Predicted 3D model of a 72-nucleotide RNA (transfer RNA) from an Endomicrobiales bacterium. The coordinates come from a structure-prediction model, not an experiment, and the mean pLDDT is 82. It matches the Rfam family "tRNA". Rfam classes the family as a transfer RNA. The RNAcentral record of the sequence draws on ENA. The organism belongs to Endomicrobiales, within Bacteria.
[in-house]
RNA sequence: GCGCUUGUAGCUCAACGGAUAGAGUACUGGCCUCCGAAGCCAUUGAUCCCGGUUCAAGUCCGGGCGAGCGCA
Repeated sequence: GCGCUUGUAGCUCAACGGAUAGAGUACUGGCCUCCGAAGCCAUUGAUCCCGGUUCAAGUCCGGGCGAGCGCA
């Protein structure tokens, strides 16, 4: 340099083009405990960027950026 795959909470992952983008874990607070751990309850937190298609885009298309793999 070229090709393919990929990008969603701190982390690991969901989400037929259509409901308020969910789950586990973590953080924080509470309950419990002599104090912790474990357990239970609750809160906070996300679609890489710019365009396009569409009544409607996390999802489809183009470009950019990042990551992984392959070729040179």